This is a predicted structure of a 353-nucleotide RNA (Bacterial RNase P class A) from a Rhodocyclaceae bacterium. Its mean pLDDT, the model's own confidence on a scale to 100, is 77. Lineage of the source: Bacteria > Pseudomonadota > Betaproteobacteria > Rhodocyclales > Rhodocyclaceae.

RNA sequence: GAAGACCGCCGGGCAGCCGCGGCGCGGCUUGUUCCGCGUCGAGGAAAGUCCGGGCCCCACAGAGCGGGAUGCCGGCUAACGGCCGGGCGCCGCGAGGCGACGGACAGGGCAACAGAAAGUACACCGCCGAUGGCCUGCAAAGGCACAGGCAAGGGUGAAAUGGUGGGGUAAGAGCCCACCGCGGACGUGGCAACACGCACGGCACGGUAACCCCCAUCCGGGGCAAGGCCAAAUAGGGAAGCGAUAGCGUGGCUCGCGCUGCUUCCGGGUAGGCUGCUAGAGCGCGCCGGUAACGGCGCGCCCAGAUGAAUGGCUGCUCACGACAGAACCCGGCUUACAGGCGGUCUUCCCAC
Numbered sequence: 001g002a003a004g005a006c007c008g009c010c011g012g013g014c015a016g017c018c019g020c021g022g023c024g025c026g027g028c029u030u031g032u033u034c035c036g037c038g039u040c041g042a043g044g045a046a047a048g049u050c051c052g053g054g055c056c057c058c059a060c061a062g063a064g065c066g067g068g069a070u071g072c073c074g075g076c077u078a079a080c081g082g083c084c085g086g087g088c089g090c091c092g093c094g095a096g097g098c099g100a101c102g103g104a105c106a107g108g109g110c111a112a113c114a115g116a117a118a119g120u121a122c123a124c125c126g127c128c129g130a131u132g133g134c135c136u137g138c139a140a141a142g143g144c145a146c147a148g149g150c151a152a153g154g155g156u157g158a159a160a161u162g163g164u165g166g167g168g169u170a171a172g173a174g175c176c177c178a179c180c181g182c183g184g185a186c187g188u189g190g191c192a193a194c195a196c197g198c199a200c201g202g203c204a205c206g207g208u209a210a211c212c213c214c215c216a217u218c219c220g221g222g223g224c225a226a227g228g229c230c231a232a233a234u235a236g237g238g239a240a241g242c243g244a245u246a247g248c249g250u251g252g253c254u255c256g257c258g259c260u261g262c263u264u265c266c267g268g269g270u271a272g273g274c275u276g277c278u279a280g281a282g283c284g285c286g287c288c289g290g291u292a293a294c295g296g297c298g299c300g301c302c303c304a305g306a307u308g309a310a311u312g313g314c315u316g317c318u319c320a321c322g323a324c325a326g327a328a329c330c331c332g333g334c335u336u337a338c339a340g341g342c343g344g345u346c347u348u349c350c351c352a353c
Stems, first nucleotide, its partner, number of pairs: 001349010012318007020041008028031001043324001047335002050333005055223004062255004067219005072086005087101001088099004102214002107212002109208002124154002126150003131147002133144004162180006181203001182201002186197004227275004237266006246260005282301008
C1' cells in the first nucleotide's frame, strides 16, 4: 500500500414561525380539553408473526392413545428451536464460516437409467487352464479351451464387497506382509463430547433416517379483539332437535372428573365510556467473579401510551446530500431490509528499510 474476516457505533444537525399527543401546575366564561407555562414524545430493526415467556381466562390444568418439537458435550437464562465455550465433520492459504451433529446389528421402504451385477453378487470385455479331458508326436514338447479356476486388469455408474506397494500363484484374491483405513480392549489427558499412545485382530452382509421408524428430553388450550367495571337500548322474541340410559365442558379420541341444561335456524337491540396501559426478567456508569455468554454489589436515571389512530408544514444555514423504515399489553431471541459514514481487533499478499 492492497485485499479480506469478526465485533461495535452513527444514520442528520443548528435557528425561527405555525401546528400535534401524554403528564404536571395555574386561570377562567369549566370547554366533545378553552387559554397560559413547564416537561416528555417511535426503531435497530418498531418489519416477519418464526420460537420462548410474563400476564389474563377456561367446572380438571388428571391418565392413556394420537399429535408436535428438539437432538454431540458442558455452561448461561424466567424460558427457548436462543446465546457462550468446547468436540467432531465440511469449506477457506488464513483470520474465520457453516452444520437437521443420537441410532443403519429392532423392523420396513427406497436407489431411475446405465451396468454382468446395487448386497453374503449365476460375469459383458477378459486372465489361467497347474489337475482331469481331447488332438499331434517314439519321446520331449506343443496345441485346443471342454470341464474347471479367477474377479486382480478394463468398462458402466453417485456408489461395485477397503486403498497403495510387495510377495505368492496356473492365473488370482487380506491368501501373506508393510503402511494407511476399520474394530473392540488396555493405558494416559479431559466433568464430558472426544483426543492420543501401545499391542492385538485380516476385519467388509455397503448407502439412505429434513423416508417411515427406534431411543432420549419437552409440550393443557386459547389469547389484550385476553380480562374487569359502568352506562344505555331492545323483543327475558319465534321455531326445531336431544334430554338424566341424556346433554355440555375438558384442542382430537378413550377413561376419569365436574356442571345441569345444551345445539341449530330466523328475527331484534347495542357496538359508547372507563380500566387493563406502562417502574420494567428496565436503562446508564463503576467495581468484583468468570475464557465467555452472563452473574453479584454499589451509585444514578425515569425514557411514547395513541384509540379512524399523536412529532407535520414552511424558511435560512450547515452537512455525511439523508438508506431500510412508524409503537398499539410488555419482554428475551431468531430471520429479513438498510444509501452513506466512523472505530477496534485479527488474517493474507506486495514493496521498502